[in-house]
Annotation:
A computed fold for a 1495-nucleotide RNA from an uncultured bacterium, annotated as small-subunit ribosomal RNA. The coordinates come from a structure-prediction model, not an experiment, and the mean pLDDT is 85. Rfam family: Bacterial small subunit ribosomal RNA.

């Protein structure tokens, strides 16, 4: 410090997710030791048991027992003035726990005045003298108990008077009021009732002052969320007086006034103890408030007071309530949020431990006692820190595991082995510190009358340790007792094998898994941490993703539709003083701990400890005066006013004009009009449409007219008049900051809509009809009501848009236009300058880009509004507004990992432009109808083997299925195998015969091979293993080969340049071409693969060659180039030439090129072929072959026989033959080319009607053969008919091949003679030696050709042209597509699940108001009753208790509201869900452009 994830890719926006740190944690796996910390976060739920607050005999009275000893047996002494209890004092208000309540009676920081303060410290003054009770105790008595009651006795530092009063308090300033307590030690005089008095010391006590400590009160500032909580408040706010309190105060009461709080958020609701701090972060912040420390609150729930210095009291009291326990049913007892512990709750949190040795607290003179505070120990890896689980050496790189390309690699110096060490744990021994005191003895000092006593100091003695088997040290033995967890697709370090097969599963996000998973599970290996490691939860960070530091708003979320204006915020120049802000300094405070720095102590560290810094804050005082502020005086540049001009669809009202439309009337006139893509509905012979004239009505204002004008926006358009708002300009004068913005508020605000009343020509939701359509509740047509118009009143929304808030300042220009002003001139329509508008382009700058650019989206300032992922949703609920429609304000649950902007490359469009192609058109001939052949689908079958399936499968693989082929079926057989390699043994191999359908098995016979002769090679048989074998699966694991777009003209690269980038440029543009062919232009310049050319065939010529081919001339001839001969010609086959837009003319841009022409055998690529760019289709092929993986192994391998691939209601493709006269048949006569031939082609001749047979000549081929070419030509016949067309089908008889012709061959002869008379919708081929037509040959092959591949013969028609169909190319445009239109995608309905709204209601909780009620208690009153202290005139009084009563008040009750939550038949929409239904709304002109508001 960043990373992953939206896209084909890019940049941006924007969310989600990850890496870090942390925790009072929990869970899973694992677990050696120690130190230091921490340990109910949930039920403030309920609690058994024990302990947690007592102490004092130096305040007081009383006072046992067990036991022991003695005994006269009665008792006495000791125990013992002990234990226990009581009165009294002090302490139980501290310490300890918890966080329920509390948003302020709290806390934090800083101030303040009207207070109290036990014990403690210091000072002052005292401590005199009396009185009456009461517990304990005793007796009696009630009760189950708890606990009492009556009578009687007694003490005090308990209680009460009196006296005294320095100070204290009150006061009318005269005065008045108010105190105490003793106890202990010692003691020389003196006195004595012998108890003491008295003196002194110590501890107490009283009054009072001051301090310290602690506590109470007040003020200011700060202190969570919600406005879908906007008004709250009657003791309320203030005053006077009184009461009350320790104290100020409505704290309380009486009277008076009507205030007080609130948008700077009152009130209400929800949540919450606050702080120092803690976690995180660079910081600012955010989150948090365990442990430790400060404050507060609480103690079963609610209320109350008492006592006291202090409480409204955790281990006190009273009452009410709930709960639990005891009970004799009458009544009682209790409060672990103290320490342990139990139940419960929960994911989850410990021992019913030891000790007061230390520190501290209470009481005490003290010893001491008490202390679950505390100190320690126990449990727990809960956290932090430290240590260990060995160290060195050791290559045969062991074995084993894993993997493998079979060689190896890896685990791995790892192990073993050898040599060492012994921390920790273990055993044994030693052994600090935490201890200071207290007590006793001695000495000195202080006090004192005192050498007593007491206190202090010093020395000595004696001892005090829970932890503790302490820490630590030493010895002993032995590598001995001690390693796991997570991860390994990317983020993110770390890879292979096996299993699984969208299953099981994983997953933080993206995502993995459908037979080769580095992602699941296991293993090997590796990586990271390590006594821990992972997961989960939570906080901060990353997140600049709430932006103060530090974001945005044209199109991504986001500028209110527009004005006016209140509060608020901000504000021009200048003078003077002030000092609130601001700045600087001093002082106080900011507790300690913590963080930080530097030291010290535990062996280190964690930890502990000392000092410092810091605590960014608050407050006091002083200073300064630039800036802001308030004050003061001035100014004119902002703003405004007056005077003078100007433009304008600015607004309101009234009037008026013409054109058009419709209607009415009248005339002319006749059969149609109207409407559409085409029609129909409709109108018209009752006279329409058309046309002429007249009249009526309503609405809107052509031309001018304009990126012209005006207005804040909405918006505004004939003309005239009246009323009226704003703006601009010139020059003077005046006011003197009067300004800008603007939350709330208020006004205006298109269309649609609503209300009332008018009006209604045209147009026209709804509606009706006609069309279209699968449907058509639409688009189109004919009609047509609301409405549109007017008046008045509502509504308050629009894609109300420049998707751009207002104001101000600054920042290059050029050009148009509107309204003013100034100047110049040739006085004109001209030019220059300037102010105010309104447009276009453009620099800098900005922007994600597009773009904006003085009219900013630039650079700045001020103010307002708004945004924070998509959906749910601008929805629900609530409030406000509205007559309604609805508007405004405005969530959540749930769900997704995206949604979005701009630009890029493609693809696509029922977008555009250009171009090409037998693409259409123009033609010729077919297919589709018939019969047959052949292939396919389907069906059938034991099997009908398999593959190919739009173009680009279907006479395709198959250039030949009777057996074989053959892969299929049935039956019978074999198992190292039919085939390959390797080993051992034996043998030649083999041939013949019999049996069996055959394979094979059995039997019999024959045979003894080759060579370099131990032996080997080949072959056969047997045996044993490795292995063979598979046309089994996967063409979606592959190689190779092939098809297709397409012989279309394209596809790319290097460098440079442009762009943030994907990318662009080049390759686009203007021409041209068959062509990205070439030329020119040009931020491109070059290059590559394609095109073309080079290759083959063919067309012309030349040279060379001359047999088997040829024969012009010469000769011969059996008349056949046959022979001699020839090398001219044809031909053959080698090599050359030729054609290049080379030449001429025209067009073009002076180019490329095109058009025409000449010459030429051939002319613009001469014709044909081979040749197929980058790529697309997961195209085809595992059955040509090869091959990974999987599968079978007495079978999915191999052999044999028979069958099947040839089936047949049917459908389709490709062909053949036809339907006839351009023909059929008969006869006669011509002319090819290219192939093939030795397991072959076969001649002549003969036989047969024929297929064919016989025959055996020639030929290893320019020699011989297949071989007859056929259409054609000549001639005869048929005469338009199911025929002398057509030949299917069938019968009989044959031929050939072949082991074999039944299933299932071809051919021949005779006989038979089907459909068919030119073929619906639709569709195919072809542009010249082509189509059409005619025959010939070859491969395969024993045989089988209508198929395929070749060959030649005869030989046309047409092309105006590119509108349309199909396909393709280039440029451009739109896009929500990128699996790319066979795309994407919307809504209803149906089904399942989820959350949510409404709802008759129902049920908890909280709370307001009104009323009833009123325990305990306090205060007031007081009939009644009772009473020790004081007074008394002895009667009583004062005073007090009990009782009663009044006021306040808890619980409780009644009524009526508000509100939250839960639930609710039914119901509304929403979300989610691989393959449901209906349509096709949107994205392209999405096929009616889309969208916004409204009905």
């Nucleotide at each position: 410090a960043g990373a992953g994830u939206u896209u084909g890719a890019u940049c941006a926006u924007g969310g989600c997710u990850c890496a870090g740190a942390u925790u009072g944690a929990a869970c899973g796996c694992u677990g050696g030791c120690g130190g230091c910390a921490g340990g109910c976060c949930u039920a403030a739920c309920a609690c058994a048991u024990g302990c947690a607050a007592g102490u004092c005999g130096u305040g007081c009275g009383a006072g046992a027992a067990a036991g022991u000893a003695c005994u006269u047996c009665g008792g006495u002494a000791c125990g013992a003035g002990u234990a226990g209890a009581g009165c009294g004092g002090c302490g139980g208000a501290c310490g300890g726990g918890u966080g329920a309540g509390u948003a302020a009676u709290g806390c934090u920081u800083g101030g303040g005045a009207a207070u109290c303060u036990g014990c403690c410290c210091a000072g002052u003054a005292g401590u005199g003298g009396g009185g009456g009770a009461u517990a304990a105790c005793g007796u009696g008595u009630g009760g189950a108990a708890a606990c009492g009651c009556a009578c009687g006795c007694u003490a005090a530092u308990a209680c009460c008077g009196c006296g005294u009063a320095c100070g204290u308090c009150c006061u009318a300033c005269g005065g008045g009021a108010g105190a105490a307590a003793g106890c202990a030690g010692g003691g020389g005089a003196u006195c004595u009732u012998c108890g003491g008095a008295c003196c002194u010391u110590g501890c107490g006590c009283u009054a009072u002052u001051g301090g310290a400590u602690g506590a109470g009160c007040c003020c200011a500032a700060g202190u969570c969320a919600g406005a879908u909580u906007a008004g709250c408040u009657a003791g309320u706010u203030g005053g006077u007086g009184a009461g009350g309190u320790a104290a100020a105060g409505g704290c309380u009461c009486a009277c008076c006034a009507a205030g007080g709080c609130g948008a700077c958020g009152a009130u209400c609701u929800g949540u919450a103890g606050c702080u120092g701090g803690u976690c995180u972060g660079a910081g600012a912040g955010g989150a948090u408030g365990a442990u430790c420390a400060g404050c507060c609150a609480c103690a079963c729930u609610g209320g109350g007071a008492c006592u006291g210095a202090g409480a409204c009291a955790c281990g006190g009291c009273c009452c009410a309530g709930a709960c639990u326990c005891c009970u004799a049913c009458g009544g009682g007892a209790g409060g672990c949020a103290g320490c342990a512990g139990u139940g419960g709750g929960g994911a989850a949190u410990a021992u019913u431990g030891c000790a007061c040795a230390a520190u501290g607290g209470g009481c005490g003179c003290a010893a001491g006692c008490c202390u679950g505070a505390u100190g320690c120990a126990g449990c727990c890896a809960u956290g932090c820190c430290g240590c260990g689980u060995g160290u060195g050496u050791g290559a045969a790189g062991a074995a084993g595991g894993c993997u493998c390309u079979a060689g190896g690699g890896u685990u791995g110096u790892a192990a073993a082995g050898c040599a060492c060490u012994u921390u920790c744990a273990g055993u044994a021994g030693g052994g600090a510190g935490g201890a200071a005191a207290a007590g006793c003895u001695u000495a000195a000092a202080a006090c004192u009358a005192a050498u007593a006593a007491u206190u202090u100091u010093a020395a000595g003695c004696c001892u005090u340790g829970a932890c503790g088997u302490u820490a630590c040290c030493u010895a002993c033995a032995g590598a001995a007792g001690a390693a796991g967890c997570a991860c390994c697709g990317g983020c993110a370090a770390a890879c292979u094998c096996c299993g699984u097969g969208c299953c099981a599963g994983c997953a933080g996000c993206c995502g993995c898994g459908g037979u080769a998973a580095u992602a699941c599970g296991g293993a090997g290996g590796g990586u990271g941490c390590a006594a821990g490691c992972g997961u989960u939860a939570a906080u901060c960070g990353g997140a600049a993703u709430u932006a103060c530091u530090g974001g945005g708003c044209g199109u991504a979320a986001a500028g209110c539709g527009c004005g006016c204006g209140u509060a608020g915020g901000u504000g021009g120049u200048u003078u003077u003083a002030u000092a609130a802000g601001c700045u600087a300094g001093c002082u106080g405070u900011g507790a300690a701990a913590g963080c930080c720095c530097c030291g010290g102590g535990c062996u280190c560290a964690a930890c502990c400890u000392a000092g410092g810094a810091a605590c960014u804050g608050c407050a006091u005082c002083c200073a300064a005066a630039a800036c802001u502020a308030g004050a003061u005086g001035a100014c004119u540049a902002g703003a405004g006013u007056a005077c003078g001009a100007a433009a304008g669809a600015g607004g309101g009202a009234a009037g008026u004009a013409g054109a058009a439309u419709u209607c009415a009337c009248a005339g002319u006139g006749u059969a149609g009009c109207g409407g559409u893509g085409g029609a129909a509905u409709g109108c018209g012979u009752a006279g329409a449409u058309a046309u002429u004239g007249u009249g009526a009505a309503g609405a809107a204002u052509a031309c001018c007219a304009a990126u012209g004008g005006c207005g804040a926006a909405g918006g505004c358009a004939g003309c005239u008049u009246c009323c009226u708002g704003g703006u601009u300009c010139u020059g003077u004068a005046c006011u003197g900051a009067c300004a800008c913005u603007g939350a709330g508020g208020u006004g205006c605000g298109a269309a649609a809509g609503c209300g009332u009343g008018g009006g209604u020509a045209g147009c026209g939701a709804a509606c009706a009809g006609g069309a279209u359509u699968a449907g058509a509740u639409a688009c189109c047509c004919u009609g047509g009501u609301a409405g549109u118009c007017c008046a008045c009143g509502c509504c308050g929304u629009a894609a109300a848009c420049g998707a751009u808030g207002a104001c101000a300042a600054c920042u290059a220009g050029c050009u148009g236009u509107u309204g003013g002003g100034a100047g110049a001139c040739a006085a004109g329509a001209u030019c220059u300058c300037u102010c105010a508008g309104u447009g276009g382009c453009g620099c800098a700058g900005c922007u994600a880009a597009c773009g904006c650019u003085u009219u900013a989206a630039g650079u700045u300032g001020u103010c307002c509004g708004c945004c924070u992922g998509g959906g749910g949703a601008g929805u629900a609920c609530g409030g406000c507004c509205g007559c309604a429609a609805g508007g405004u304000u405005a969530a959540a649950a749930c769900u997704c990992a995206a949604a979005u902007g701009a630009a890029u490359u493609g693809a696509c469009g029922g977008g555009g432009a250009c171009c090409c192609g037998c693409a259409c058109a123009a033609g010729c001939g077919g297919u589709g109808g018939a019969g047959c052949a052949u292939g396919u689908g389907g069906u059938u079958u034991a099997a009908u083997u398999c593959g190919a399936u739009g173009c680009a499968a279907c006479g395709c693989g198959a250039a030949a299925a009777a057996c074989c082929u053959u892969a299929c079926c049935u039956a019978c057989u074999c198992u190292u195998g039919a085939c390959a390699u390797a080993c051992u043994u034996g043998g030649a191999a083999g041939c013949u015969c019999u049996u069996g359908u055959a394979a094979u098995g059995a039997g019999a016979g024959u045979g003894u091979g080759c060579u370099u002769u131990u032996a080997g090679a080949g072959c056969c048989a047997a045996g044993a293993u490795a292995c063979a074998g598979g046309u089994g699966c996967u063409g979606c694991a592959u190689g190779g080969c092939u098809g297709u777009c397409g012989u279309c003209a394209g596809c790319u690269c290097g460098u440079g340049u442009c762009g943030u980038g994907a990318g662009a440029u080049g390759u686009u543009g203007g021409g041209u071409u068959a062509a990205g062919u070439c030329c020119c232009a040009u931020a491109a310049c070059g290059a590559g693969c394609g095109c073309a050319a080079c290759c083959c065939u063919u067309a012309c010529c030349c040279u060379u060659a001359u047999u088997u081919g040829c024969c012009a001339g010469c000769g011969g001839u059996u008349c056949g180039g046959c022979c001699g001969g020839g090398a001219a010609c044809u031909a053959u086959a080698a090599g050359g030439g030729g054609a290049c837009u080379g030449c001429c003319g025209g067009u073009g841009a002076c180019a490329a090129a095109c058009c025409g022409g000449a010459g030429g055998a051939a002319g613009g690529u001469g014709a044909g072929g081979a040749c197929g760019a980058c790529g697309u289709c997961a195209a085809g092929u595992c059955a040509u072959c090869a091959u990974g993986g999987c599968c079978c192994u007495u079978a999915c391998g191999a052999g044999u026989a028979g069958g099947g691939c040839u089936a047949c209601a049917c459908a389709c493709g490709u062909g053949c033959u036809a339907c006839a006269a351009u023909g059929g048949g008969g006869a006669a006569u011509a002319c090819a080319g290219a192939c093939g031939g030795a397991c072959g082609c076969u001649a002549a001749a003969g036989c047969g009607u024929g297929a064919g047979c016989u025959g055996g000549u020639g030929c290893u081929a320019a020699u011989c053969c297949u071989a007859a070419a056929a259409a054609a030509u000549u001639u005869c016949u048929c005469g338009u008919a199911g025929u002398c067309c057509g030949g299917a089908u069938u019968g009989c008889a044959g031929u050939c091949u072949g082991c074999a012709a039944c299933u299932c061959g071809a051919c021949u002869g005779c006989a038979u003679g089907a459909a068919g008379u030119c073929g619906g919708a639709a569709u195919c081929g072809c542009u010249a030696g082509u189509a059409a037509u005619c025959g010939c040959g070859a491969a395969u092959c024993a045989g089988c050709a209508u198929g395929u591949c070749g060959c030649g013969g005869u030989g046309a028609a047409u092309a105006c042209g590119u509108u349309c169909u199909c396909g393709g190319g280039u440029c451009u445009u739109g896009u929500a597509c990128a699996c790319a239109c066979c795309g994407c995608c919307c809504g209803u309905c149906a089904c399942a699940c989820c959350a949510u709204g409404g709802a008759a209601g129902u049920g908890u909780g909280u709370u307001g108001c009104a009323c009833c009620a009123g325990a305990a208690g306090u205060a007031g009153g007081u009939a009644g009753u009772c009473u020790a202290a004081c007074c008394u005139u002895c009667g009583g009084g004062a005073a007090g208790g009990c009782g009663c009563u009044u006021a306040c008040c808890a619980c409780g009750g009644u009524g009526u509201g508000a509100u939250c939550c839960a639930u609710g038949a039914c119901u509304g929409g929403g979300g989610u869900g691989a393959a449901g239904u209906c349509a096709u709304a949107a994205c392209a002109a999405g096929g009616u452009a889309a969208c916004c508001g409204u009905a």